[in-house]
Context: one part of a larger RNA
RNA sequence: GCCUGCGAGUUAGUGGUAUGUGGCGAGGUUAACCCGUGUGGGGAAGCCGUAGCGAAAGCAAGUCCGAAUAGGGCGAUUUAGUCGCAUGCUCUAGACCCGAAGCGUAGUGAUCUAUCCAUGGCCAGGGUGAAGCGACGGUAAGACGUCGUGGAGGCCCGAACCCACUUGGGUUGAAAACCGAGGGGAUGAGCUGUGGAUAGGGGUGAAAGGCCAAUCAAACUACGUGAUAGCUGGUUCUCCCCGAAAUGCAUAUAGGUGCAGCGUCGCGUGUUUCUUACCGGAGGUAGAGCACUGGAUGGACUAGGGGGCCUACAAGCUUACCGAAUUCAGCCAAACUCCGAAUGCCGGUAAGUUAGAGCGCGGCAGUGAGACUGUGGGGGAUAAGCUUCAUAGUCGAGAGGGAAACAGCCCAGAUCACCAGCUAAGGCCCCUAAGAGAUUGCUAAGUGGAAAAGGAUGUGGAGUUGUAUAGACAACCAGGAGGUUGGCUUGGAAGCAGCCACCCUUGAAAGAGUGCGUAAUAGCUCACUGGUCAAAUGAUUCUGCGCCGACAAUUUAGCGGGGCUCAAGCAAUCCGCCGAAGCUGUGGCAUUCACAUAAUAACCAGGCCUUCGUGGUCCAGGUGUGUGGAUGGGUAGGGGAGCGUCGUGUGCGCUGUGAAGCGGCGGGGUGACCCAGCCGUGGAGAGCACACGAGUGAGAAUGCAGGC
Numbered sequence: 001g002c003c004u005g006c007g008a009g010u011u012a013g014u015g016g017u018a019u020g021u022g023g024c025g026a027g028g029u030u031a032a033c034c035c036g037u038g039u040g041g042g043g044a045a046g047c048c049g050u051a052g053c054g055a056a057a058g059c060a061a062g063u064c065c066g067a068a069u070a071g072g073g074c075g076a077u078u079u080a081g082u083c084g085c086a087u088g089c090u091c092u093a094g095a096c097c098c099g100a101a102g103c104g105u106a107g108u109g110a111u112c113u114a115u116c117c118a119u120g121g122c123c124a125g126g127g128u129g130a131a132g133c134g135a136c137g138g139u140a141a142g143a144c145g146u147c148g149u150g151g152a153g154g155c156c157c158g159a160a161c162c163c164a165c166u167u168g169g170g171u172u173g174a175a176a177a178c179c180g181a182g183g184g185g186a187u188g189a190g191c192u193g194u195g196g197a198u199a200g201g202g203g204u205g206a207a208a209g210g211c212c213a214a215u216c217a218a219a220c221u222a223c224g225u226g227a228u229a230g231c232u233g234g235u236u237c238u239c240c241c242c243g244a245a246a247u248g249c250a251u252a253u254a255g256g257u258g259c260a261g262c263g264u265c266g267c268g269u270g271u272u273u274c275u276u277a278c279c280g281g282a283g284g285u286a287g288a289g290c291a292c293u294g295g296a297u298g299g300a301c302u303a304g305g306g307g308g309c310c311u312a313c314a315a316g317c318u319u320a321c322c323g324a325a326u327u328c329a330g331c332c333a334a335a336c337u338c339c340g341a342a343u344g345c346c347g348g349u350a351a352g353u354u355a356g357a358g359c360g361c362g363g364c365a366g367u368g369a370g371a372c373u374g375u376g377g378g379g380g381a382u383a384a385g386c387u388u389c390a391u392a393g394u395c396g397a398g399a400g401g402g403a404a405a406c407a408g409c410c411c412a413g414a415u416c417a418c419c420a421g422c423u424a425a426g427g428c429c430c431c432u433a434a435g436a437g438a439u440u441g442c443u444a445a446g447u448g449g450a451a452a453a454g455g456a457u458g459u460g461g462a463g464u465u466g467u468a469u470a471g472a473c474a475a476c477c478a479g480g481a482g483g484u485u486g487g488c489u490u491g492g493a494a495g496c497a498g499c500c501a502c503c504c505u506u507g508a509a510a511g512a513g514u515g516c517g518u519a520a521u522a523g524c525u526c527a528c529u530g531g532u533c534a535a536a537u538g539a540u541u542c543u544g545c546g547c548c549g550a551c552a553a554u555u556u557a558g559c560g561g562g563g564c565u566c567a568a569g570c571a572a573u574c575c576g577c578c579g580a581a582g583c584u585g586u587g588g589c590a591u592u593c594a595c596a597u598a599a600u601a602a603c604c605a606g607g608c609c610u611u612c613g614u615g616g617u618c619c620a621g622g623u624g625u626g627u628g629g630a631u632g633g634g635u636a637g638g639g640g641a642g643c644g645u646c647g648u649g650u651g652c653g654c655u656g657u658g659a660a661g662c663g664g665c666g667g668g669g670u671g672a673c674c675c676a677g678c679c680g681u682g683g684a685g686a687g688c689a690c691a692c693g694a695g696u697g698a699g700a701a702u703g704c705a706g707g708c
Stems, first nucleotide, its partner, number of pairs: 001708006011093003015090010027048003033042003052059002062074004096234002099231001103224006114198009123188001125157003128153001132149006161185003165182005200216001202212003237642006247260005261367002263364007271355001272357001274352008287339001288337002293333003297329004304322002306319004370395010400411003415588004420584003426578003429562003435575001437574006448564001454548002458545010475532005481505003486500003511526001515524002589632009606618004643697001645694008654685001661681005666675003
């Protein structure tokens, strides 16, 4: 890992509540227990209901507060309950199942290890050579020195022994701590045998929270114990109908919970709901504005202040300074408004719609982490696949078609079948279903098929305004002069460093000079003019499509690919076609509503007749059938109807002429599943109908056991 088996909403309570159903009914009902074995009989204590109010005494259709006959609160004037059974939910219990770390109590452990006690054992060999002592020297005596002797030391080297510093291997190991090579201590605070002592908030510790039997920031075992777990995981058959939420308020609350909101089921009400049109309203947003509150620019005017002049003081004059107020012009505002929409909201009327509309009461929930996109805002940086509100949509819980692929984008909401049709978004050269469709333009950049400020005689369109056969624009030929080297400045300044002025003359025209150049001149050139030539040529505005700006890491890689250029690109117009689970067609199933129907069959409530046998008769509802309309995506979740397993009761039939089980063939049902019949195997029980009762359904829980 797979297979097989096991594996999770149970049980108790004369608990609570609701629904269904049955008995009795202003009543209903027993409990313990007794007699006893008959689903029997007794047992009225008690409980619920028939009356409420008050804390209570108590009073009572009233009562309480109150001085009250006031007023107000809760009641009556509205009569249905109660006891069983079943089901949903809930309460108390382990309460759907598995899962802690832990807490407490009582015990068991020092054969491992820590320390200690008692008693034993062990330490090859070599080296160093302390004290002391002796002899000699030395001295007054010493001290002291030399030689010898001696054999000290947590001394030295190094085996056994003890340790574990480095490194290699090992790492599903040979080993739950080892092996190899080196390393440290090795007469000591040494190592070690045997016996003994200390016990769990306790021991022991040359202290690492170390060690106390592979377990230690509180050992192990049993019990309390099924501790608790707002947490994680898991929770087993089918079909049908409906179908959420990720919000508000509160919370020792934020991944939990309560109430509300939103779902479902039942009962009631019945158009109250919704949409559109019209009518009537409230409002201060977008926009706009500056009338208020503030901000803020320039001008005019100007109180006041500063400067200057004048001045003994006072005053006066003046000002390229500052400047309140006033005024003119142009602006800004979520917390400004003289104004002011569109939507939305409220009410009325009418029409449409009859919808799984609205509203009320009750049973049962789930949700209370939301996500993205468009729009209106706040926060942020007018950042974020950011965050937080509002509003709409989608996903969530939604399949199908498109966007190459792609929860949240576009189209569109899947009951089933069909080798039928029409469309949506999006497409129609090939991959690939359908147009190398038509007409008119544009683009040359593979733009299309990523990007800004900015830049540019790219090119198309529409304007405005110049010049031009009295010859423009471009080109070429020629001129471009004189006063004058203007004046100043300067070493120089002559058109051309700089400052000032910028005249006059000759002329077709020529600046006291546009640029290059020189030390300064010179030189070249331009403006301007004539000629040659011959018909267009400048400036500017708006606009379509393009160009540059444009650098990233495996491989083209910024059209899905091939490939595409009067397109297979872009713009406009037009005609076709393709294209979905949309719509239509044909058939089937289910749910629901309306109408119709029944000779009849069954059931229930009620009315009438009743010879009371309960018979006849009428009507309402459910079931059935037919027609028509509508509906049938679905997570959490609510509701409904069923299948299957094991067993019990009653009835019925089956079975050695072969039960169950198993294998096969062949059928049926929307499904869980079932089977007429046959064959084989098997060898003794099993089935169907109705009712009842559960240890009742497996793929998941790092599930449990076994097998492989």